[in-house]
RNA sequence: GAAGAAGAACAGACGAUCGCCGGCCUGCCUUUAUGACAGGCGGGAGGAAAGUCCGGGCUCCACAGGACAGAAUGGUCCCUAACGGGGACCGGGGGCAACCCUAGGGCUAGUGCCACAGAGAGAAGACCGCCACUUGCAGCUUUUUGUAAGUGGUAAGGGUGAAAGGGUGAGGUAAGAGCUCACCGACUCCGGCGGUGACGUCGGGGGUCAGGUAAACCCCAUUCGGAGCAAGACCAAAUAGGGGGACGCUUGAGAGCGGUCCGCUCGAAGUUCCCGGGUUGGUUGCUUGAGGUCGUUGGCAACGGCGACCCUAGAUGAAUGAUCGUCGCCCUGUUGCAGGUAACUGCAGGGGGGAACAAAACCCGGCUUACGGUCUUCUUCGACC
Numbered sequence: 001g002a003a004g005a006a007g008a009a010c011a012g013a014c015g016a017u018c019g020c021c022g023g024c025c026u027g028c029c030u031u032u033a034u035g036a037c038a039g040g041c042g043g044g045a046g047g048a049a050a051g052u053c054c055g056g057g058c059u060c061c062a063c064a065g066g067a068c069a070g071a072a073u074g075g076u077c078c079c080u081a082a083c084g085g086g087g088a089c090c091g092g093g094g095g096c097a098a099c100c101c102u103a104g105g106g107c108u109a110g111u112g113c114c115a116c117a118g119a120g121a122g123a124a125g126a127c128c129g130c131c132a133c134u135u136g137c138a139g140c141u142u143u144u145u146g147u148a149a150g151u152g153g154u155a156a157g158g159g160u161g162a163a164a165g166g167g168u169g170a171g172g173u174a175a176g177a178g179c180u181c182a183c184c185g186a187c188u189c190c191g192g193c194g195g196u197g198a199c200g201u202c203g204g205g206g207g208u209c210a211g212g213u214a215a216a217c218c219c220c221a222u223u224c225g226g227a228g229c230a231a232g233a234c235c236a237a238a239u240a241g242g243g244g245g246a247c248g249c250u251u252g253a254g255a256g257c258g259g260u261c262c263g264c265u266c267g268a269a270g271u272u273c274c275c276g277g278g279u280u281g282g283u284u285g286c287u288u289g290a291g292g293u294c295g296u297u298g299g300c301a302a303c304g305g306c307g308a309c310c311c312u313a314g315a316u317g318a319a320u321g322a323u324c325g326u327c328g329c330c331c332u333g334u335u336g337c338a339g340g341u342a343a344c345u346g347c348a349g350g351g352g353g354g355a356a357c358a359a360a361a362c363c364c365g366g367c368u369u370a371c372g373g374u375c376u377u378c379u380u381c382g383a384c385c
Base pairs, nucleotide, nucleotide: 001381002380003379004378005377006376007375008374010372012327013326014325015324016323017322018321020044021043023041024040025039026038027037029035046357050368051367053366054365055364056363057362058228059227060226061225065262066261067260068259070224071223072222073221074220075089076088077087078086079085090104091102092101093100094099105219106218110217111216112213113212114211127158128157129154130153131152132151133150134149135148136147137146138145166184167183168182169181170180171179185209186208187206188205189204190203191202192201193200194199232284233283234282235281242275243274244273245272246271247270254266255265256264291310292309293308294307295306296305297304298303329354330353331352332351334349335348336347337346338345339344
């Protein structure tokens, strides 16, 4: 100097003038309630507020029982209110490396799929070969040789393919083959050591050696009521005391919020369905929280314990805006001084330009997506000293 990897915080600051929302205090007007008005003091958009993908808190369905179906997750241990999230680690894969990815239980429980090529793509196979026998032809002193067809054996050599019944070597064989043996690999069993564990490592036994794919259906293990602040509660007001249907009145209709069944509960002048009409007003829920900051302590870490301090939007057609000034940040020229052969570096000054993604609406923990500049650490390559 170039190319990369991982991480952290920030997301302009200050001041002035006018304007908006909310809280507290004071004064004052008003018949009251309390409202209006005036003044003062504080507060007022994100790190993703986005997506609505997960998990909850909270509210309602009387309780939320059992089974089936359906769905989700899938290495180990830890964290958490919980999760499909986070941390650390193990196995596998990628990269020279820093590091990154992982949908990571099971393929002899079953069913599928592996195009084309190839003999054959899974209890899969004989195209070219190799070997033996029979027959024919040629050759032949002898030993024997060549060729064509048929039958049988073979899967070591060649070919096809992404992939062809583990690899190397030796023995054996008519020729071959884990057929046998040695070593290696995979698998499995036993044991030692390390680890909470997944697992690693060492030693020994077994010829056990018939693929891949489950992010294919499926099997196994674990988990799962539903709907949602437009939930729900209260007040006020208005209407058409509307019309019709079905089933029933304890011999049980109907209702009970993902689907089905069972169970259970409620239920009688009742329950439910359809058409039509009225109200679309106000208050609340609504912001004190699985909250934040600092210190200390436990832990590799995620995160937890203890102590102290703090209160930090609550709008409702939807508040936080406009103008000006100064400084800061980034980009690009330029002037002066210092260093340097130069490239360039440092300090000071001045000109021009720029500033990304983007708005709470009950709240919180995550994930995913969008995006500006700065800083820190690490890896590789090149050049110089």
The prediction has a mean pLDDT of 79. Bacterial RNase P class A from a Deltaproteobacteria bacterium, 385 nucleotides, folded computationally. It was read from a public genome assembly, where an Rfam model found it. The model forms 98% of the base pairs in the Rfam consensus. The source organism's lineage runs through Bacteria, Pseudomonadati, Myxococcota and Myxococcia.